[in-house]
């Protein structure tokens, strides 16, 4: 450092993509293809309506606000 083989790969954390980390939930049923369930689904409000954030953190990337400066 290659190169072979063999195991491993769930979901979900308020607006998107990814790397690592943390949280949380992870099942049932039978008509085998559906059906039900769980984590999750932001705040205020006079309920006409109004406010923050792309991250559960951290970085990066895109996209969007705000200020300054050429």
């Nucleotide at each position: 450092g290659u190169g072979g083989u063999c195991g491993c790969c769930g979901g979900u954390g308020a607006u998107g993509g990814a790397u690592c980390c943390c949280a949380c939930c992870a099942g049932g049923g039978c008509u085998c293809g559906c059906c039900c369930g769980a984590a999750c689904c932001g705040c205020c409000g006079u309920c006409c309506g109004g406010c923050u954030g792309a991250u559960g953190g951290u970085u990066c990337c895109u996209g969007u606000g705000c200020g300054u400066c050429u």